[in-house]
């Protein structure tokens, strides 16, 4: 240098063009004498910048990281 592949909240993981699933974690509350457990609510995401569409995490490019194979 070619190709292939992956990039989703603080971490970890699901996701078919039609409004993001879950678990750990955290905040608040319920329980408790205080706590832990345990039960509820909560707030938090799609590497960037463009392009298709009536809509894009999803399809396309081009970058940029990681990984792997060849060279």
């Nucleotide at each position: 240098g070619a190709c292939a592949u992956c990039g989703u909240g603080g971490c970890c993981g699901a996701g078919a063009g039609g409004c993001g699933a879950g678990g750990c974690g955290c905040g608040c509350g319920c329980c408790u004498g205080c706590a832990a457990a345990g039960c509820g609510c909560g707030g938090g995401a799609c590497g960037a910048c463009g392009g298709u569409u009536c809509g894009a995490g999803u399809c396309c490019g081009u970058c940029c990281g990681g990984u792997g194979u060849c060279u």
Molecule: transfer RNA
Organism: Gaiella sp.